[in-house]
RNA sequence: GCCUCUGUAGCUUAAUGGAUAAAGCAGCGGUCUUCGGAACCGCAGAUGGGGGUUCGAUUCCCUUCAGAGGCG
Numbered sequence: 001g002c003c004u005c006u007g008u009a010g011c012u013u014a015a016u017g018g019a020u021a022a023a024g025c026a027g028c029g030g031u032c033u034u035c036g037g038a039a040c041c042g043c044a045g046a047u048g049g050g051g052g053u054u055c056g057a058u059u060c061c062c063u064u065c066a067g068a069g070g071c072g
Base pairs, nucleotide, nucleotide: 001071002070003069004068005067006066007065010025011024012023013022018055027043028042029041030040031039048064049063050062051061052060
């Protein structure tokens, strides 16, 4: 330099172009407990950036950023 793949919550993963992006762990609050833990109930938290297609984009296209792999 060229090609391929990946990027969603603090972490690990879901979501056929279609209702308010879903869960587990972690976090916070509550119930319980002498206290803590466990258990149960609840809360908050995310689509790498920009642009395009579409009535509608996490999903399709372009570009860019980061990471991984391959070729030279």

Overview
A computed fold for a 72-nucleotide RNA from a Candidatus Gottesmanbacteria bacterium, annotated as transfer RNA. Its Rfam family is "tRNA". About the family: Transfer RNA (tRNA) molecules are approximately 80 nucleotides in length. It is annotated as a transfer RNA. The prediction has a mean pLDDT of 81.